[in-house]
RNA sequence: CGCAUCUUCAGGGCAGGGUGAAAUUCCCGAUCGGCGGUAUAGUCCGCGAGCAUUCGAACGCACAUCAGUGUCGACGAGAAUGUGGGAGCGCAAGCGCUCGUGAACCGGUGUGACUCCGGUACCGACAGUUACAGUCUGGAUGAAAGAAGCAUGCG
Numbered sequence: 001c002g003c004a005u006c007u008u009c010a011g012g013g014c015a016g017g018g019u020g021a022a023a024u025u026c027c028c029g030a031u032c033g034g035c036g037g038u039a040u041a042g043u044c045c046g047c048g049a050g051c052a053u054u055c056g057a058a059c060g061c062a063c064a065u066c067a068g069u070g071u072c073g074a075c076g077a078g079a080a081u082g083u084g085g086g087a088g089c090g091c092a093a094g095c096g097c098u099c100g101u102g103a104a105c106c107g108g109u110g111u112g113a114c115u116c117c118g119g120u121a122c123c124g125a126c127a128g129u130u131a132c133a134g135u136c137u138g139g140a141u142g143a144a145a146g147a148a149g150c151a152u153g154c155g
Stems, first nucleotide, its partner, number of pairs: 001155005006149004016028003030135002032124002034047004042122002050083006060071004086099006104120005126138003
């Protein structure tokens, strides 16, 4: 240094006010921003319930001399089979379906920024609730993208 295993870690946030019988749910206002990539990113690209076995490289995008080449993808796209956690729905009742990812532009600096600086915007599953929730409560003391160690083994 590489591979495998193990261990640890791994999400933040309604101050103040209004209406009301009742709202951190409505209104004014406040406030928050996971991980990898890239000129520093909630808004670009990819990822964050899958996993195992077998098979193994498409879709899209960019370029092009229209033959192809490059990019995302072997740190595994995608397919088959098996198996499986949470929430919700359906029914012929042990199966099926759905859900957690949404949202950005303008000006400036610069070789380079939808990332920096300035300005103005926008976004946020499901279930619960004396009243509609990004922020309260719940599944969740869970899982996980991933990060770390100089832990163990092999080379």
Molecule: FMN riboswitch aptamer (RFN element)
Organism: Bifidobacterium simiarum